[in-house]
Context: one part of a larger RNA
């Protein structure tokens, strides 16, 4: 000088408390452990591993397993040889893969024969998701959006170092004021950056008003500007910073939300994204196929989701978004079927056409019951995608009706357009194990005395 203390002081932070709703029980979906396996490929492991890589495991993917082949190889380059061996086709042996036989390219030339390709055959190499994230870059996660991390010159101290940066007050903040042996600078903090929320001016088709011309008041939609600064009042207060209250305002005291992540830590985490030092395999640890497996289950966690009911449940009826996605797409209207769907195909490369709302609310039922609750297994019928749904896809119909009557110890999240809760979109994608992620609108709460205590953290002191 740090870091520590069940030392102290002072202060934050959905950290406790106040409230709301769930995890822990049930089925189920998903990750992990274990355990089994010929294989269950390999990673991630207390916060910060476990719906994590993986934004899509039948086959592919696939790195794992069996078997069946290949050996300059499935991919680069370069040397030397051979040049009908090779591609193509056509046969046969085979699950592919491969492999085995016949055919068998271009130019110049009457021909001989000469030259290029490809291939073969050697040769130098390829190729390795094979160790080491304790040899790396790079890129993340995490303290932590915390307020703090340092340098320069001076000063102090033999000297590690100290001062600055501590000390009154403030702040969301090393923010700002003031003081003060310092006086100043970076990196961070705030602002510049998008998104919303008012408004004005401009532009107006596909939007929007209109029966239409037509038009741009209004919704919106695209640019541009305005507009919030503690600027006005006020009180408090060291006449400071700032604090509390109030006017005008769509909005106030960083309005609301994103990006944006300081010096460093955790020999964090990735050699399996990719790069890349070292080892190590080289007829294999490389490659190529079929088939299996990553989906195996006595068990144990962790995250979701359906639910156990009456603010429900069915059943008819009726409104209302938004932020996307559509060409090997999206698909309306109509037919067909109880239904998934099928048939067909208008319209649309999209403010123009499609995909396309639930919850709400109106009317009826149902009467607390394992029930018109809940839907798990299981049979059976089908419908879709794809060469192929045994192993292992999804969804429909009928029938079956299982455990669950609100959940021990204990333990998540949230402070406002949040939380609960209710539909929708997209990304991956041939289809899908989405109940997962990432969005996006409608409905729309409750509670915060307070800072003793529990967890993390910042300053000071000891």
């Nucleotide at each position: 000088u740090g870091a520590c203390g069940g030392g102290g002081g002072c202060c934050c932070g959905c950290a406790c408390a106040a409230g709301c709703g769930g995890u822990g029980g049930a089925g189920c979906a998903u990750g992990u452990g274990g355990c089994u396996u010929a294989a269950u490929u390999c990673g991630a492991u207390g916060c910060a591993a476990c719906g994590c890589g993986a934004a899509g495991a039948a086959c592919c993917u696939u790195a794992c397993c069996a078997g069946g082949c290949c050996u300059u190889g499935a991919c680069a380059u370069g040397c030397c040889g051979u040049g009908u061996u090779c591609a193509g086709u056509u046969g046969c042996c085979g699950a592919a893969a491969g492999g085995c036989a016949a055919u068998g390219g271009c130019c110049c030339g009457c021909a001989a024969g000469g030259g290029c390709g490809a291939a073969c055959g050697g040769c130098a190499c390829a190729g390795g998701u094979g160790c080491u994230g304790c040899a790396u870059g790079g890129c993340u996660g995490u303290c932590g959006u915390c307020a703090g991390c340092u340098c320069g010159u001076g000063u102090c101290g033999u000297g590690a170092g100290a001062u600055g940066u501590u000390g009154g007050g403030u702040u969301a903040a090393g923010u700002c004021c003031c003081g003060c042996a310092a006086c100043g600078a970076g990196c961070g903090c705030a602002a510049c950056c998008c998104c919303u929320a008012u408004g004005u001016c401009c532009a107006g088709u596909u939007g929007c008003c209109g029966a239409a011309a037509g038009g741009c008041u209004c919704u919106c939609u695209g640019a541009a500007c305005a507009g919030a600064c503690u600027g006005c009042c006020u009180c408090g207060u060291a006449u400071a910073a700032c604090g509390g209250g109030g006017a005008g305002g769509a909005a106030g005291g960083u309005g609301g939300g994103g990006a944006c992540g300081a010096c460093g830590u955790c020999a964090a985490g990735u050699c399996a994204g990719g790069a890349u030092g070292g080892c190590c395999c080289u007829u294999a640890u490389g490659g190529c196929c079929u088939g299996g497996g990553c989906u195996g289950c006595a068990c144990a966690c962790g995250u979701g989701u359906u639910a156990c009911a009456a603010u429900g449940c069915c059943c008819g009826g009726u409104a209302c978004a938004g932020a996307g996605g559509g060409a090997a797409g999206c698909a309306a209207g109509a037919c067909c079927g109880c239904g998934a769907g099928g048939u067909g195909g208008a319209g649309c490369a999209a403010a123009u056409c499609c995909c396309a709302a639930a919850a709400a609310c109106c009317g009826g039922g149902c009467c607390c019951a394992g029930c018109u609750c809940a839907g798990a297994u299981c049979g059976a019928a089908g419908g879709c995608u794809g060469c192929a749904a045994c192993u292992c896809g999804c969804c429909u119909u009928c029938g079956u009706g299982a455990a669950g009557c609100c959940g021990g110890a204990a333990u998540c999240g949230c402070u406002a357009g949040u939380a609960a809760u209710g539909g929708c979109g997209c990304a991956u994608c041939a289809g899908c194990u989405a109940c997962g992620g990432c969005g996006c609108c409608g409905u729309g709460a409750a509670u915060a005395c307070g800072u003793u205590c529990c967890c993390g953290g910042g300053c000071c002191u000891u």
Notes: The part of an RNA shown here (small-subunit ribosomal RNA, 3' major domain) has 462 nucleotides and comes from an uncultured bacterium. Its Rfam family is "Bacterial small subunit ribosomal RNA". The full RNA is in RNAcentral, with records from ENA and SILVA. Its mean pLDDT, the model's own confidence on a scale to 100, is 87.